[in-house]
RNA sequence: GCUGUGGUAGCUCAGUCGGUAGAGCAGCUGAUUCGUAAUCAGCAGGUCGUGGGUUCGAAUCCCACCCUCAGCU
Numbered sequence: 001g002c003u004g005u006g007g008u009a010g011c012u013c014a015g016u017c018g019g020u021a022g023a024g025c026a027g028c029u030g031a032u033u034c035g036u037a038a039u040c041a042g043c044a045g046g047u048c049g050u051g052g053g054u055u056c057g058a059a060u061c062c063c064a065c066c067c068u069c070a071g072c073u
Base pairs, nucleotide, nucleotide: 001072002071003070004069006067007066010025011024012023013022019056027043028042029041030040031039049065050064051063052062053061
């Protein structure tokens, strides 16, 4: 330099043929307990790597760039 893979909540990841974003763990609050843990219920947490384009509408499609991993030279 070229090709491919991935980038989504604090962490691990879903979300696929475009319809407005979820799970588990962690965190907070409450219930339970003499108390803790465990369990149960609830809450909070995201401008979906960045910037553009297409579209009524983009995490999703297109382009460029940044980063991770793998391969080729």

The prediction has a mean pLDDT of 83. A computed fold for a 73-nucleotide RNA from an Oscillospiraceae bacterium, annotated as transfer RNA. It matches the Rfam family "tRNA". From the family's description: Transfer RNA (tRNA) molecules are approximately 80 nucleotides in length. It was read from a public genome assembly.